[in-house]
Small-subunit ribosomal RNA from Faecousia sp., 1516 nucleotides, folded computationally.
The prediction has a mean pLDDT of 85.
Its Rfam family is "Bacterial small subunit ribosomal RNA".
Taxonomically the source falls in Faecousia (Bacteria, Bacillota, Clostridia, Oscillospiraceae).
RNA sequence: AGAGUUUGAUCCUGGCUCAGGAUGAACGCUAGCGACAGGCUUAACACAUGCAAGUCGAGGGGCAUCACGGGAGGUAGCAAUACCUUCUGGUGGCGACCGGCGCACGGGUGAGUAACACGUAUGCAACCUGCCCUGUACAGAGGGACAAGCGGUGGAAACGCCGUCUAAUCCCGCAUGCACUCUUCCGGGGGCAUCCCCGGGAGAGUAAAGGAGAGAUCCGGUACAGGAUGGACAUGCGGCGCAUUAGUUAGUUGGCGGGGUAACGGCCCACCAAGACGACGAUGCGUAGGGGUUCUGAGAGGAAGGUCCCCCACAUUGGAACUGAGACACGGUCCAAACUCCUACGGGAGGCAGCAGUGAGGAAUAUUGGUCAAUGGGCGGAAGCCUGAACCAGCCAAGUCGCGUGAGGGAAGACGGCCCUACGGGUUGUAAACCUCUUUUGUCGGGGAGCAAUGCCGCCUUUGCGAAGGCGGAGGGAGAGUACCCGAAGAAAAAGCAUCGGCUAACUCCGUGCCAGCAGCCGCGGUAAUACGGAGGAUGCGAGCGUUAUCCGGAUUUAUUGGGUUUAAAGGGUGCGUAGGCGGAAUAUUAAGCCUGAGGUAAAAAUUCGGGGCCCAACCCCGUCCCGCCUUGGGAACUGGUAUUCUAGAGUGGUUGAGAAGUAUGCGGAAUGCGUGGUGUAGCGGUGAAAUGCAUAGAUAUCACGCAGAACGCCGAUUGCGAAGGCAGCAUACCGGCAGCCCACUGACGCUGAGGCACGAAAGCGUGGGGAUCAAACAGGAUUAGAUACCCUGGUAGUCCACGCAGUAAACGAUGGAUGUUAGCUGUUCGGAGCGAAUGAGUUCUGAGUGGCACAGCGAAAGCGUUAAACAUCCCACCUGGGGAGUACGCCGGCAACGGUGAAACUCAAAGGAAUUGACGGGGGCCCGCACAAGCGGAGGAACAUGUGGUUUAAUUCGAUGAUACGCGAGGAACCUUACCCGGGCUCAAACGGCACAGUGAUACUUUUGAAAGGAGGUAGCUCUACGGAGACUGUGCCGAGGUGCUGCAUGGUUGUCGUCAGCUCGUGCCGUGAGGUGUCGGCUUAAGUGCCAUAACGAGCGCAACCCCUAUUGUCAGUUGCCAGCAGGUAAAGCUGGGGACUCUGACGAGACUGCCGGCGCAAGCUGAGAGGAAGGCGGGGAUGACGUCAAAUCAGCACGGCCCUUACGUCCGGGGCGACACACGUGUUACAAUGGCAGGCACAGCGGGAAGCCACCCGGCGACGGGGAGCGGAACCCGAAAGCCUGUCUCAGUUCGGAUCGGAGUCUGCAACUCGACUCCGUGAAGCUGGAUUCGCUAGUAAUCGCGCAUCAGCCAUGGCGCGGUGAAUACGUUCCCGGGCCUUGUACACACCGCCCGUCAAGCCAUGGAAGCCGGGAGCGCCUGAAGCGCGUGACCGCGAGGAGCGCGCUAAGGUGAUACCGGUGACUGGGGCUAAGUCGUAACAAGGUAGCCGUACCGGAAGGUGCGGCUG
Repeated sequence: AGAGUUUGAUCCUGGCUCAGGAUGAACGCUAGCGACAGGCUUAACACAUGCAAGUCGAGGGGCAUCACGGGAGGUAGCAAUACCUUCUGGUGGCGACCGGCGCACGGGUGAGUAACACGUAUGCAACCUGCCCUGUACAGAGGGACAAGCGGUGGAAACGCCGUCUAAUCCCGCAUGCACUCUUCCGGGGGCAUCCCCGGGAGAGUAAAGGAGAGAUCCGGUACAGGAUGGACAUGCGGCGCAUUAGUUAGUUGGCGGGGUAACGGCCCACCAAGACGACGAUGCGUAGGGGUUCUGAGAGGAAGGUCCCCCACAUUGGAACUGAGACACGGUCCAAACUCCUACGGGAGGCAGCAGUGAGGAAUAUUGGUCAAUGGGCGGAAGCCUGAACCAGCCAAGUCGCGUGAGGGAAGACGGCCCUACGGGUUGUAAACCUCUUUUGUCGGGGAGCAAUGCCGCCUUUGCGAAGGCGGAGGGAGAGUACCCGAAGAAAAAGCAUCGGCUAACUCCGUGCCAGCAGCCGCGGUAAUACGGAGGAUGCGAGCGUUAUCCGGAUUUAUUGGGUUUAAAGGGUGCGUAGGCGGAAUAUUAAGCCUGAGGUAAAAAUUCGGGGCCCAACCCCGUCCCGCCUUGGGAACUGGUAUUCUAGAGUGGUUGAGAAGUAUGCGGAAUGCGUGGUGUAGCGGUGAAAUGCAUAGAUAUCACGCAGAACGCCGAUUGCGAAGGCAGCAUACCGGCAGCCCACUGACGCUGAGGCACGAAAGCGUGGGGAUCAAACAGGAUUAGAUACCCUGGUAGUCCACGCAGUAAACGAUGGAUGUUAGCUGUUCGGAGCGAAUGAGUUCUGAGUGGCACAGCGAAAGCGUUAAACAUCCCACCUGGGGAGUACGCCGGCAACGGUGAAACUCAAAGGAAUUGACGGGGGCCCGCACAAGCGGAGGAACAUGUGGUUUAAUUCGAUGAUACGCGAGGAACCUUACCCGGGCUCAAACGGCACAGUGAUACUUUUGAAAGGAGGUAGCUCUACGGAGACUGUGCCGAGGUGCUGCAUGGUUGUCGUCAGCUCGUGCCGUGAGGUGUCGGCUUAAGUGCCAUAACGAGCGCAACCCCUAUUGUCAGUUGCCAGCAGGUAAAGCUGGGGACUCUGACGAGACUGCCGGCGCAAGCUGAGAGGAAGGCGGGGAUGACGUCAAAUCAGCACGGCCCUUACGUCCGGGGCGACACACGUGUUACAAUGGCAGGCACAGCGGGAAGCCACCCGGCGACGGGGAGCGGAACCCGAAAGCCUGUCUCAGUUCGGAUCGGAGUCUGCAACUCGACUCCGUGAAGCUGGAUUCGCUAGUAAUCGCGCAUCAGCCAUGGCGCGGUGAAUACGUUCCCGGGCCUUGUACACACCGCCCGUCAAGCCAUGGAAGCCGGGAGCGCCUGAAGCGCGUGACCGCGAGGAGCGCGCUAAGGUGAUACCGGUGACUGGGGCUAAGUCGUAACAAGGUAGCCGUACCGGAAGGUGCGGCUG
């Protein structure tokens, strides 16, 4: 210090989340020791038991108890003496009692309290203060009572009652009176308003206690003054949430006079006045003890208030007083209430928020311990007693700090584990073993503290006393035999937890298979999971580690430091103006703010810094610092105050000017509708097309006249005016604002503006008019699947006017107002001035407005840019993730509609802005393609062939499935193939490699069984040799096998498709914050990103083209098996022969074509021409060749391969069956439906190819398939070989002499075998079908169409398929509007899985929170009335008392209680409203593209729903 997360990517806005620190914590796993600190955060819930406040006999009467003494008696004993009984307060002491002091401290808790409670600073001229200190002065003489005790008595008890005796430091008079208090008089001084102080005189009133001691003396007592300490009171300032709490208040505010108090005061009372508080937040409600401080943070801040310290409050709840110096009293009293306990039922007792402890609550918090040794407190003269304060110990990893669990060496890098590319390596890992060494802590043994000094006793010194100091002595420690020290043995007894996808340090294997689970956020898991679970390894921390909860931080995400508001959330619809905030120039003054010096305070502890002590540290000790507040001295720049001036701001005046500014009245023409009349006739109207509607009762059209209401054409415009809304015919009247010029006047009069007031489009509401047009609703007609819409015909509110209400809009520049500053250029409106002109045009300057462009600057960008979104100042308004929601409740306003104000629960990890690249659009532009069109021929109908789906089946093996599957894998399924099914076999296995053992030649023949495979037998029977054996085979065993089993979504390779489309990229540079752009865009051109020109780009790569092959022309060379022109020979004929290379041809190398030439067009590239030439002309034709990529496209069954699975089977062998099934559906084909034809006869012309288990001439047989003979040929030599066509004849439009399916019969061939299931031949039979619906396919020239031929596979063949070959040989293309596909540019986008996208609302289902609701229940506060305890006050007081006084009684106040009505808050509630969430529900399609009717805003009406329509507005 940042990081993750919105997107395909980017920048920004913005929320969510994480890394850090902290805790009185809790939970999980784990655990060796010590030091220091800590330990009911919940029920201020209830409490058993013990302890927590006593002490003083030197105040007193006394003597129950203990001890001693004394007296008497008794027992034992010789006695001393011991023991027992009894008496005796005589002594030490002392229960209970009277009295004094203490109990108001210490300790606990945080319920209440929003308050002078707390903090801080002041004041007290308005006060008190026991014990303590200082000082002054005193203590004379008397009296009285009540406990205890004694006697009696009530009660279960608690506790009393009656009588009687008695002491005191108990109580009460009297005396004295320095002094004090009060009254009054005189004098002096001071101050702060009331006043205060000092001195003097007079009058009145008020005191006391003794005790100890032999004594000295000490401790006490009284009054007053002072001090100290502690407290009371008052005031300024400070610290909380809600305004959906806005008004509150009757003792209330003040006064006079009283009462009361320590004291002031409405604290209380009588009277008088009517005030007091409040937007600077009263009152109310909610919450809360406050501070020092603690945590966090760079700080400013934010959060907290446990332990320790200070203050406050409280002591079961509420009330009250008494005593006292002090209490309205935690371990006191009284009353009331609730609860618990005892009871003899009559009545009593109690208060752990003291220390322990118990129950309960809770996630959760300790021992019913020791000691007064120390520190401190109470009492006491002291010893001492008491002290759950305190000091210690115990429990708890609950925190911080420290120590340890060993150190050094040690590689065969051991074993084991895990992993891998696995004969090996990596890792665990110097880790272990092993060797050497050490011994903290722990264990054992021994020693052993400091904390201790007071006090007591004795002695000495100093001193006026009190007292202080020194020396010696005895005693004295809970903790503790602890800390610490020494010794001994011995590596011995001591490591875990979390994590390992990114953030975030750390990776592999196995298991699991959207399951189980993980998760702080993003997100993992659907068969190869570094994310789940386990293992190995690693990382982090370490006696701890993780999790959860909470706080701060990160978060500049409430922004004072330190944010924003055009489009992300956010400028009020607009103005006027109150309070408030801010405010021009000069001089003087003041000193509130401000600056500075000094003083006081800021408790201690804590924090910071500097030192020191425990071995160190934590911890502790010493010093230091301390924002703030108060007082005071000084300063005067700035802000403020005061005073006097000024004119630059603002205003006034004069003058000129423009304008749809406003209000009212009057007038005008065009259009529309209606009425009347005329002309006129069959339609009009309306639409995409129609229909509803109107019209022969005369419409529409047209002419004339009349009426009505509304709106104002042209001018008219980025025009003008207005604060905004808004304003448009003309005229008049009234009235507001603005601008220019003049610079006469005022003299800061200004700016902004919370509340407030006013204005405020359209729609809407009320009343009354008006009503032509248009037109929500409504009706009808269309459209449609539907059409509550879009379109059409009608049509009512409304639209218009007057008055009143309403108060909202995309009320927008989505941009608040004011002032100043900061380059410019160019329009336009209204003024002014100069020049010009002299009424003009023009031009320069200047002021105010209104537009465009642009520098700097700003901005996330788009953009803004003197009319700022720039730079500054001031004021107001508003924002703080999305949804819920501008909703609910409450309040205010409104006639209503509704408006204003305005949440929460819950839910999501996003929602959003701008820009980028794509994709898409029922957006635009340009351009291609047999894409359409123009043509030719087909498919779709029939029969058959073939493939597929489906169905069937034991099996009908598997794969391919829009285009891009379907005569596809398959270029040959009868067995084999074969993967499928049934059955029979085998398990080193059908094949192959290696090793070992045994046997034998190998092998041949043969018997039997069997469907075969196989099983069981029989006979015969090797080679080489160095004699060891080797080769080969068979059998047995072992190690490797085998799998067409799964995953093409783990892969390689190969392939299809977009597409032979013209695209796809890179380097450097430049532009942009960036994604990215530029280049690759633009113009022209091309088949082409082909080229040219232009150009912040310049180049390059993969594609295009070319290079390659075939073909079209030709040259050269070469001529055999090809050819034969000329020469010769020869035949029935024939290149048959000799020869020849001319030609054809064969096949090798060349040539040729490049817009090269000409004309036209063009800058060029290039285009064009029935151009020339040429065999070929503008790519000549065809092929091979397929960019970056897309479809998780296809293939694990061609092959290869990772992983998984099977192993007497999912392997393998064999027989048979199936892959050939058949109601049906689809694709691809063949043959046809006939005369451009069929049939018959005759005649002719190819090319590519193939041939030895072959092609087969020729001959013979057969109608034929074919059979039997048989020559040639491994091929330019032999063999295979055309058909359409041509000629002739016939058929004559018919289910035919068309068509050939199907079926019957007879054969041929291949093959082990043609039943399932072959082809062919012959004879017979002769089905459907007469040109094919919607729709759809191919083809642009040697093409389509048509005709035959060859080849691969192959024993044969289901081939009508596929791949080739040649023969014959067309038609048409105007053109690019439309369909499909594609390319480039541009535009919009809410899409990016990319339109087969996204997405809205109702309904249905489940879950969740919430509003309303008849009511029901509860809570706190207040009010009225009734009743009213204790207590206090007042009055009375016939009773008691000599009296003072008291009991009693009455009145008043009051807690609690009762009752009544109201408001508020909370819970619950049949039913009901909407909301949110939830892989695959229903209906539609509203929005995003022109989203198919542009969308949205306000309002009104309507509709299952999204929504539709009307009116006005906005452009987002």